The RNA shown here (transfer RNA) has 71 nucleotides and comes from a Candidatus Jacksonbacteria bacterium. Its Rfam family is "tRNA". About the family: Transfer RNA (tRNA) molecules are approximately 80 nucleotides in length. Lineage of the source: Bacteria > Bacteria candidate phyla > Candidatus Jacksoniibacteriota. The prediction has a mean pLDDT of 82. It was read from a public genome assembly.
[in-house]
RNA sequence: GUGGCUAUAGUUUAAUGGUAGAACAGCGGAUUGUGGUUCCGCUAGUCUGGGUUCAAUUCCCAGUAGCCACC
Numbered sequence: 001g002u003g004g005c006u007a008u009a010g011u012u013u014a015a016u017g018g019u020a021g022a023a024c025a026g027c028g029g030a031u032u033g034u035g036g037u038u039c040c041g042c043u044a045g046u047c048u049g050g051g052u053u054c055a056a057u058u059c060c061c062a063g064u065a066g067c068c069a070c071c
Base pairs, nucleotide, nucleotide: 001070002069003068004067005066006065007064010024011023012022013021018054026042027041028040029039030038047063048062049061050060051059
């Protein structure tokens, strides 16, 4: 340089173009003599910028980062 794949919560990961879910973690409470376990609740997210659409995590374009193959 060429081609391809991936990017969603602190982490791992779902999501036919139609309200972004779950688990772990964190915080608060219940339970306990204390801690742990268990139970209940809460917080927290679509890599960036454009386009299409009534509506985009999803489709299109460009970019950024990571990975793979070729040279």